[in-house]
RNA sequence: GUUUAUGGUAGAGGUGCAUCUUUUAAUAGUACAUUACAGGAUAUGACAGACAUAGAAGAAUGUAAUGGAAAGGAAAAGUUGCCGAAAUCAAGUUAGGUCUGUGAUAACUUGGUUGGGCAUAUGGUUAAGAGCUAUAUGACUGUCAUCAUUAUUAUGAUGGAGUGCUGCCUAAAGA
Numbered sequence: 001g002u003u004u005a006u007g008g009u010a011g012a013g014g015u016g017c018a019u020c021u022u023u024u025a026a027u028a029g030u031a032c033a034u035u036a037c038a039g040g041a042u043a044u045g046a047c048a049g050a051c052a053u054a055g056a057a058g059a060a061u062g063u064a065a066u067g068g069a070a071a072g073g074a075a076a077a078g079u080u081g082c083c084g085a086a087a088u089c090a091a092g093u094u095a096g097g098u099c100u101g102u103g104a105u106a107a108c109u110u111g112g113u114u115g116g117g118c119a120u121a122u123g124g125u126u127a128a129g130a131g132c133u134a135u136a137u138g139a140c141u142g143u144c145a146u147c148a149u150u151a152u153u154a155u156g157a158u159g160g161a162g163u164g165c166u167g168c169c170u171a172a173a174g175a
Stems, first nucleotide, its partner, number of pairs: 002173004007169005014083001016082003020078005032067007042054004046102005086114010115141002118138008143160007
């Protein structure tokens, strides 16, 4: 000095990823509560069936007056942990709510996809033109390989994927 290894360790990409806290906008003068009038038998508990609760001492609904939120998500600032960071799809398990079933929600396991951020279009979600998410397209950017040029370690073209790339170490092989 070479090759192999999902080996160990430390790093790089940058509007990088995720968590938590505070403030602010919006949600919204909405939901909801009380009162009055009208109304006249149903209403609520995610949906269905049951069950429970409320209801002629007046349900649903509508109008008016008085009062009046919050969660999820967003922006800014700060904190913490990191570089499959993380996100998402499928299957399974557990929890949970009055019971059963289906579903929403949360956590974990297994497998798959995505190098990263941005923009646009379509769909979904959401109060939302914000944000998030799936697919496709586009240029940008980092990395490696191949080829070309040469200014000799820079430029350009094409292509791949993070189980990658770089440095060091370990083990094995072989010259």
The RNA shown here (Lysine riboswitch aptamer) has 175 nucleotides. The model forms 100% of the base pairs in the Rfam consensus.